[in-house]
c-di-GMP-I riboswitch aptamer from a Desulfobacteraceae bacterium, 78 nucleotides, folded computationally. The prediction has a mean pLDDT of 83. The sequence was found by an Rfam model in a public genome assembly. Its Rfam family is "c-di-GMP-I riboswitch aptamer". About the family: GEMM was predicted in a large-scale screen for bacterial structured RNA regulatory elements.
Formats: sequence, C1' cells, structure tokens
RNA sequence: GAAUGAAAAAGCCAAACCUGCCGUGAGGCGGGGACGGAAAAUCACGGGUCUUUAAAUAAAGAUGGCCGGAUUACCAUU
Repeated sequence: GAAUGAAAAAGCCAAACCUGCCGUGAGGCGGGGACGGAAAAUCACGGGUCUUUAAAUAAAGAUGGCCGGAUUACCAUU
C1' cells in the first nucleotide's frame, strides 16, 4: 500500500419513541433514548422515494440509517 473482517481490544455513530426550537411541508437542530451500523464519516453526482408550487412534460426542496458512486479513516488478519 492492497484485500478481507468485527472474533478480541480501544472507541465511534445512533433508529423508533418522548421533548424544546425551526420550517407551508417532507424534514432539520438540541436533550433524553437505543433498533441497529465496519465506515450509520463527508459529498445530492446518478437513480429511487417524499414535500411544495402547479393545467402540465416542469421547477424548487428533503432524504447519505433507500441503492450506486467518489473522498477520507481506527483495530486485527492475510
């Protein structure tokens, strides 16, 4: 450096739900909480899904813990 893996050790994140705030909304942020995760770290590039505006083929937004991809990364083994 590459591949594989979470068995061990050190750790990390955090679903549903409750709660406060923001947003028309999907949803986001903070606190509690732990279903799970080997990248559940980062990025809306492609697809999917969702929301808003719609007469409409469209536009804007959300979702990375929906899938793919890109970048970076702890430990162990080969």